About this RNA: Large-subunit ribosomal RNA, domain IV from a sheep gut metagenome, 318 nucleotides, folded computationally. Its mean pLDDT, the model's own confidence on a scale to 100, is 90.
Context: one part of a larger RNA
RNA sequence: GGGUAGUUAAGGAACUCGGCAAAUUGACUCCGUAACUUCGGAAUAAGGAGUGCUCACUGCAAGGUGAGCCGCAGAGAAUAGGCCCAGGCGACUGUUUAGCAAAAACACAGGUCUCUGCAAAAUCGAAAGAUGAAGUAUAGGGGCUGACACCUGCCCGGUGCCGGAAGGUUAAGAGGAGGAGUGAGAGCUCCGAAUUGAAGCCCCGGUAAACGGCGGCCGUAACUAUAACGGUCCUAAGGUAGCGAAAUUCCUUGUCGGGUAAGUUCCGACCCGCACGAAUGGUGUAACGAUCUGGGCACUGUCUCAACUACCCACCCG
Numbered sequence: 001g002g003g004u005a006g007u008u009a010a011g012g013a014a015c016u017c018g019g020c021a022a023a024u025u026g027a028c029u030c031c032g033u034a035a036c037u038u039c040g041g042a043a044u045a046a047g048g049a050g051u052g053c054u055c056a057c058u059g060c061a062a063g064g065u066g067a068g069c070c071g072c073a074g075a076g077a078a079u080a081g082g083c084c085c086a087g088g089c090g091a092c093u094g095u096u097u098a099g100c101a102a103a104a105a106c107a108c109a110g111g112u113c114u115c116u117g118c119a120a121a122a123u124c125g126a127a128a129g130a131u132g133a134a135g136u137a138u139a140g141g142g143g144c145u146g147a148c149a150c151c152u153g154c155c156c157g158g159u160g161c162c163g164g165a166a167g168g169u170u171a172a173g174a175g176g177a178g179g180a181g182u183g184a185g186a187g188c189u190c191c192g193a194a195u196u197g198a199a200g201c202c203c204c205g206g207u208a209a210a211c212g213g214c215g216g217c218c219g220u221a222a223c224u225a226u227a228a229c230g231g232u233c234c235u236a237a238g239g240u241a242g243c244g245a246a247a248u249u250c251c252u253u254g255u256c257g258g259g260u261a262a263g264u265u266c267c268g269a270c271c272c273g274c275a276c277g278a279a280u281g282g283u284g285u286a287a288c289g290a291u292c293u294g295g296g297c298a299c300u301g302u303c304u305c306a307a308c309u310a311c312c313c314a315c316c317c318g
Stems, first nucleotide, its partner, number of pairs: 001313008010304002014302001019299001027051005036041001038147001052069007070074001082297007089289002094106002110145007122131003148284004153214003158211002160207005167202003173196002178191005215233005242276001243273001254270005
């Protein structure tokens, strides 16, 4: 000097990115227990009191009642939740990067779209065959979303998918007008127009819980400001409800309010949404979470500021 374990006056988060770490709490009995809520919960909420031994009475017993005794201390040692408030995300229990990530990621019940009529679709396999399934549309496969509640607007122009006995285009094949080479000729060998000829594409419709998309400029009200209103251009259609400086806001520490003596974080509002928005789901939500963020109580060597103890290492001597 270091490691591990422990103790500490006064203060008590002043430490720090952050209470990280440590401390507090802890068992049982009794009392008591809020918002909110899907009425199950939340809840061991929170917050309190008690706990040993002796004797007597009582009771079948567990126990109860009373009187007394001892200690600083009676769950006498050890093992044994810290708690509360608010918000984000994800409903939940689960799953995951074996060896830096456990999460808001994955999954999930539930929702929806789509394919599949059974020798099913789909998948593995040159095939036989197998899975699907010893199942049969209340079944099976695939995609998206992700409990629940309230909802889920407009656009089919592009791309995709589905439908369409017409028409256009279109391959081989069919066809063989006509032509060429050669030959004495018969012939042989070529080229080849019209016509015919499938799917596909074009074309016509449908379809967005398919891929996706969801405007600009100018003017206008008897203070000002603003614009319910009007004009105009473009579009397939111009973003509805709800939410909004948000896990999304650049300007930005936006502005106002709250909390603090002081708050780039946090909470509540506002809306000028650089660049939210409705199953790439929107908005809420009790319960849940080794989740993330802000605040508080308790508690503490985290700190003011360090000290000491035990063991071990380092170091010294042998």